[in-house]
RNA sequence: GAGUUUGAUCCUGGCUCAGAAUGAACGCUGGCGGCGUGCUUAACACAUGCAAGUCGUGCGCGAAGGAGGCUUCGGCCUCUGGAGAGCGGCGAACGGGUGAGUAACACGUGGGUAAUCUGCCUGGGAGCGCGGGAUAACCUGGGGAAACUCGGGCUAAUACCGCGUACGUUGACGGGUCUAUGGAUCGGUCAAGAAAGCUGGCCUCUAUUCAUAAGCUAGCGCUCCCAGAGGAGCCCGCGGCUGAUUAGCUAGUUGGUGAGGUAAAGGCUCACCAAGGCGACGAUCAGUAGCCGGCCUGAGAGGGUGAUCGGCCACACUGGGACUGAGGCACGGCCCAGACUCCUACGGGAGGCAGCAGUGGGGAAUAUUGGACAAUGGGCGCAAGCCUGAUCCAGCAACGCCGCGUGGAGGAUGAAGGUCUUCGGAUCGUAAACUCCUGUCAGAUGGGGCGAAGGUUUGGAGGCAAAUAGUUUCCAAGCUUGACGGUACCAUCAGAGGAAGCCCCGGCUAACUCCGUGCCAGCAGCCGCGGUAAUACGGAGGGGGCGAGCGUUAUUCGGAAUUAUUGGGCGUAAAGGGCGCGUAGGCGGCCCGGUAAGUCAAAGGUGAAAUCCCUCGGCUCAACUGAGGAACUGCCUUUGAAACUGUCGGGCUUGAGUCCGGGAGAGGUGAGUGGAACUGCGAGUGUAGAGGUGAAAUUCGUAGAUAUUCGCAAGAACACCAGUGGCGAAGGCGGCUCACUGGCCCGGUACUGACGCUGAGGUGCGAAAGCGUGGGGAGCAAACAGGAUUAGAUACCCUGGUAGUCCACGCCGUAAACGAUGGAUGCUAGCCGUUGGUGGGUUUACCCUUCAGUGGCGCAGCUAACGCAUUAAGCAUCCCGCCUGGGGAGUACGGUCGCAAGAUUAAAACUCAAAGGAAUUGACGGGGGCCCGCACAAGCGGUGGAGCAUGUGGUUCAAUUCGAAGCAACGCGCAGAACCUUACCAGCCUUUGACAUCCCGGUCGCGAGCACCAGAGAUGGAGCUUUUCAGUUCGGCUGGACCGGAGACAGGUGCUGCAUGGCUGUCGUCAGCUCGUGUCGUGAGAUGUUGGGUUAAGUCCCGCAACGAGCGCAACCCUCGCCCUUAGUUGCCAUCAUUUAGUUGGGCACUCUAAGGGGACUGCCGGUGAUAAGCCGGAGGAAGGUGGGGAUGACGUCAAGUCCUCAUGGCCCUUACAGGCUGGGCUACACACGUGCUACAAUGGCGGUGACAGAGGGACGCAAAGGAGUAAUCCUUCGCAAAUCUCAAAAAGCCGUCUCAGUUCGGAUUGUGCUCUGCAACUCGAGCACAUGAAGUUGGAAUCGCUAGUAAUCGCAGAUCAGCACGCUGCGGUGAUACGUUCCCGGGCCUUGCACACAC
Repeated sequence: GAGUUUGAUCCUGGCUCAGAAUGAACGCUGGCGGCGUGCUUAACACAUGCAAGUCGUGCGCGAAGGAGGCUUCGGCCUCUGGAGAGCGGCGAACGGGUGAGUAACACGUGGGUAAUCUGCCUGGGAGCGCGGGAUAACCUGGGGAAACUCGGGCUAAUACCGCGUACGUUGACGGGUCUAUGGAUCGGUCAAGAAAGCUGGCCUCUAUUCAUAAGCUAGCGCUCCCAGAGGAGCCCGCGGCUGAUUAGCUAGUUGGUGAGGUAAAGGCUCACCAAGGCGACGAUCAGUAGCCGGCCUGAGAGGGUGAUCGGCCACACUGGGACUGAGGCACGGCCCAGACUCCUACGGGAGGCAGCAGUGGGGAAUAUUGGACAAUGGGCGCAAGCCUGAUCCAGCAACGCCGCGUGGAGGAUGAAGGUCUUCGGAUCGUAAACUCCUGUCAGAUGGGGCGAAGGUUUGGAGGCAAAUAGUUUCCAAGCUUGACGGUACCAUCAGAGGAAGCCCCGGCUAACUCCGUGCCAGCAGCCGCGGUAAUACGGAGGGGGCGAGCGUUAUUCGGAAUUAUUGGGCGUAAAGGGCGCGUAGGCGGCCCGGUAAGUCAAAGGUGAAAUCCCUCGGCUCAACUGAGGAACUGCCUUUGAAACUGUCGGGCUUGAGUCCGGGAGAGGUGAGUGGAACUGCGAGUGUAGAGGUGAAAUUCGUAGAUAUUCGCAAGAACACCAGUGGCGAAGGCGGCUCACUGGCCCGGUACUGACGCUGAGGUGCGAAAGCGUGGGGAGCAAACAGGAUUAGAUACCCUGGUAGUCCACGCCGUAAACGAUGGAUGCUAGCCGUUGGUGGGUUUACCCUUCAGUGGCGCAGCUAACGCAUUAAGCAUCCCGCCUGGGGAGUACGGUCGCAAGAUUAAAACUCAAAGGAAUUGACGGGGGCCCGCACAAGCGGUGGAGCAUGUGGUUCAAUUCGAAGCAACGCGCAGAACCUUACCAGCCUUUGACAUCCCGGUCGCGAGCACCAGAGAUGGAGCUUUUCAGUUCGGCUGGACCGGAGACAGGUGCUGCAUGGCUGUCGUCAGCUCGUGUCGUGAGAUGUUGGGUUAAGUCCCGCAACGAGCGCAACCCUCGCCCUUAGUUGCCAUCAUUUAGUUGGGCACUCUAAGGGGACUGCCGGUGAUAAGCCGGAGGAAGGUGGGGAUGACGUCAAGUCCUCAUGGCCCUUACAGGCUGGGCUACACACGUGCUACAAUGGCGGUGACAGAGGGACGCAAAGGAGUAAUCCUUCGCAAAUCUCAAAAAGCCGUCUCAGUUCGGAUUGUGCUCUGCAACUCGAGCACAUGAAGUUGGAAUCGCUAGUAAUCGCAGAUCAGCACGCUGCGGUGAUACGUUCCCGGGCCUUGCACACAC
């Protein structure tokens, strides 16, 4: 920096990711080289080999071998030789390993040692005289299985011992000077303490055996003393882990005196004496841990870590102990104990890989039983040299870092192939092929280092020396030393030849498509993907990243300001202790002087090396490495400065306190006292109820209640005053009086002179409830009982009622103990109230000022916002308390307190990706306000009951095709299923197909009509008649048609309406839904659109940080209602003729028709309103406030409906899920529901009757008149493509009759006979006639429609249609009721609450 809480927002807050790193491991893959690194686990156990020896120039012995001699051939002697062990010296305390233990002077850093030691090494001084006795080896004897051991005998030394001498050494006793304690230094007296030789050379001197000894000399060695260097011991300051749910620990403990012990101080040890010592600045205890230089990370501060390299410490099977030694309490030494392993003759012995390899085991996991001492270093040695698993090399491992390669250039038909595709193409892709080159690495051949310095021999020149010995330094020459390794490196040869993978591609996060799968398989770091179109799973193509590696896992730091010193917070997000007093501690007013601890400056010392950084250099570069520098932010010492802090001294008054004079108050404690009310008791009056509730009941009352009057008793609480009034630290405090008492405020300025603030622990107070003891008990009232309510009601309501509430004393110690806001001090605009004082003005009521409280609003500022705002949540300082994701949990365990209840302190496992704060927009509320709607109310008529029709569910069936499902499915798709339709079922057939395009072959027609055979038909076969396709370049050339054939394809009412388009329903013809700019807000958003009026309306007016605009509303459109103009045929007829008849002449005035206009706009008047918009009333008018009706449906909602109207993605079928046909089914029927029709009758039935419409239809048609039939209908055909003809009769109406019945109501059902349509009425049409005459007497709960030409009622027409209408769509005739908005339902606006947002 990003992702993740939400519909969205801001904040808080956690989780997660991107980075770097690793002694790593795992998965896939793997060409070369260089440099590094490699048991993090079992300090588990170890086979085998090696890892510490060396010295013959310390000593004695002396094997094999060699030479010579002798031999009895057994062997012996001499010389040489030097294996081997032994005595002795030095080393073995180094080097190498490991990190178990250790919280410690172990480590780091800086000091001290005047409290110490130091082999080998260096420098200086002095010395090395004289003696002695043993003992291993060896020989010999014995024990034992062995390890080993015992006895006897011999022998040497640089082994051991003694004597002498010795200073500047040590000890004792004095003294002087200095000092920091035992010290330093200078004197004195006494005492004590050494030694070892070896090797080479020489013969001047001495001796003799004449080249030896003594001696001399050189080297090595030995002894004493002083000093140095390096090393070690001890002591001290400071620094670095966790836990207080570990708070007290300590008897050698703390100190002293004396003694012992040590190299050395010291309770280190001991005796005695004293009673101390440590601890909240964390003792003791528990847990964990080797420490550091460094390493990783980080901007830094920090955090993590302590592999490799380096320093220190500790350890060496476990525990203990000492010996030797300069040095050890000793990894490859000893003794004891223990565990384990091995050997054993069972008596007894041996061992210690945390050395290098290696083995087993453990484990995710970590290498060779390699080479060499060539180099570096170490031990021994005079040296040569020997030893060295230290070390140098090699081997194994991509474990890490670094470098190199796997080719380069050209090459478009953009090949083949893969993938995708909208089928055109795109992409892999210059990639490949192909052409021309190059030669790193690997391969082959040949050459070939540095690392080597030294050593030795000879010669030369110096030093020591008498010296040519010897030794040493230098020079020269010769010889000689390499594990790595014939390696690095160089040259030549050949050929692109031998050399690329891994992860990822939803967002974070660079990179996208197809297929498969279908909440399956799977993925996933977080959010999350997968339920049939998955860029998230698996495969593929393509792409991205890194590259001999790439991913994953684990761990650390970072990001995380998420423990905040740098650098956070606490009103509401987690977080202020319930409140005082006060201890330690922290912090602290003004002036002057001193000091120098902090502070600052300078210098010196130290801060090992390596590492990091800079510069230069060496390997071809780099990694790696060499040199130099810087740095190591620290500690110590010295000197200086003196502002600030500290400290010491002196002073001051403003902080704080005291004093004097006033003041207010439910501040506290105790004692007393008052009235009202409630209740109880007594008495009186009085009678049937009272009480209680939403309504009741339990309860009380005729044994006299309730009510009312008087009296008495008891307990508790104090009406009015009373107030965002007062007092108190908080809890809290309220009648009145008295006593005692705390604090506060104001004024004065007399006194003290910083005496202050805060406050861990501690201590006191602390509502209510609760507990203990004893009182008290009127009312109220947990528990409890009863009555109600309810599905239940362990509640809410009612009637009772015990603890308790009250008092005294003692506990408890908690509350939303809240201002959810710790205390103190200072500073930072105001305005308006109120309480208690002061001062002033002026006057009796106010005003001004100032201090202390208590409220409201508000600026700056702060805040995530809300909000706070001199009473801060502002600006600062000081001190205390507290927080660090949610849950688990304020829980468990432990401790403390409590009589108990419980309080306090206070975790973890596990689990989630959130939990949360504030604000926003919606939706919702049995929240509020305003308003509307046939929403209710007022009415009329229905449905629900009957019969039938129709649709649906269910059931049935071979099939009863499919869809529609609350409103908004159900007389819906269907404006009309006998066949067809038809999608369903059974059976029979067809397979390029009933239909489209393309190809090949054939025919020239095709078609129509008649009619035959088989078949249920589709279909198959055969025949007759009719007509001889079009163009033409005259070619079976082109088109067209048909037949046959092959394949591309057709076809699908198969699936998905949750992949879609289009169309539609619904909220709703509800008044809403938005935008631009501006403004406000961190933002989501707000404003506008809210408010006051008004409207049917976001309609209009006014106001307003808004101003405008868009889609909606309205209007514009159609129709009806009035008038005018124009035009009169098929319409009309007033006037004039005429007729049976507007029939005809005539006319177009009227009606009407159909085109265009007018008219209505709150325009006018009055009232009201705000002088507005508007509303009310009126006039005029055919019509009046939108005149009636229609069309018109905003942003959107319901994943609403439709893949079966159509279109369409994807999937599925392809002799079938396609196509054809016959028959059946969609018409089934115990039931249930919806919508209708007809009724139940007299507002009616029946009969009669030349009353009156409108709107439509008509040639495959409507059909007049006439005729037949009871009728449906039939025969005939005048007229009419229709203002002309026709359907066509309108019906309710009117007149008469019937008289309340299952009827002259009602017509279901059924029988018989007909009519019509049609290829065909069996399943399954409609109609007519006659006969039959069911249920039904107005319909339970419930429920629907309708406000005017509406409901109701009456008929007419049309679409579909061969036929079939109670349905649908239209048309006209007759023609009714509303006080009003409390309630039910739905809707609109404003507001409020919200833990809802797939939104109650």